[in-house]
């Protein structure tokens, strides 16, 4: 000095549910709370998936149904940064 990388250790981050602001919804923000998480930091590039303002299309008495330009990185693949180091 380079490499594999396990136990430990310092520590990160936050679901459900409340309380707040926001939106048409899905969900987000702030705060509290911990199911859990070795990337449960970060990006929507492909799939899933969830809503359906608007736009349509069928009804007839305001329903039903398609559809993302919205979400979801704690759904999954990719990308891309990172912490500790027995032997």
């Nucleotide at each position: 000095c380079g490499a594999u990388a396990a136990a430990g250790a310092a520590g990160g981050c936050a679901a459900a549910c409340c309380a707040u602001u926001u939106g048409a919804a899905a969900g987000a923000u702030u705060g509290g709370g911990a199911c859990g998480c070795a990337a449960a930091g970060c990006c929507u590039c492909g799939g899933g998936u969830c809503u359906a303002a608007g736009g349509u299309g069928u009804a007839a008495u305001u329903a039903c149904g398609c559809u993302a330009u919205g979400g979801u990185a704690g759904c999954c693949g990719g990308g891309u940064u990172g912490c500790c180091g027995a032997u």
Predicted 3D model of an 87-nucleotide RNA (c-di-GMP-I riboswitch aptamer) from Jeotgalibacillus proteolyticus.
The sequence was found by an Rfam model in a public genome assembly.
Of the family's consensus pairs, 95% are formed in the model.
The coordinates come from a structure-prediction model, not an experiment, and the mean pLDDT is 84.
NCBI's taxonomy places the organism under Bacteria, Bacillota, Caryophanales, Caryophanaceae, Jeotgalibacillus.